C1' cells in the first nucleotide's frame, strides 16, 4: 500500500428502509433476622465522526477515525 469483516447501553450482542432491544451488571421495591437467590419494576443510546441518496437511514452509497484478520 490492497483486500476482508467488525464499531449500537457499564459488558456480551440482536435489529437486511418506518418511534432501538434481549442478556448479563446497576438502581429501588416484595420475601429473609441478615446476606444472597428468586420475583417485580426503574433507569441507562447523539447507534464511531462527517456527507449524500429517501418522504424517511442502526441499515443503502461516499470519505475519514479506529479495532481484528489476510495479501504483498
Nucleotide at each position: 500500500g490492497c483486500c476482508u469483516g467488525g464499531g449500537u447501553a457499564g459488558c456480551u450482542c440482536a435489529g437486511u428502509g418506518g418511534u432501538a432491544g434481549a442478556g448479563c451488571a446497576a438502581c429501588u421495591g416484595u420475601u429473609u433476622u441478615g446476606u444472597a437467590a428468586a420475583c417485580a419494576g426503574u433507569a441507562g443510546g447523539u447507534c464511531g465522526g462527517g456527507a449524500g441518496u429517501u418522504c424517511g437511514a442502526u441499515c443503502c452509497u461516499c470519505c475519514c477515525c479506529u479495532c481484528a484478520g489476510g495479501c504483498u
Transfer RNA from a Candidatus Microgenomatia bacterium, 72 nucleotides, folded computationally. Its mean pLDDT, the model's own confidence on a scale to 100, is 82. Its Rfam family is "tRNA". Its Rfam clan is "tRNA clan". About the family: Transfer RNA (tRNA) molecules are approximately 80 nucleotides in length. The RNAcentral record of the sequence draws on ENA.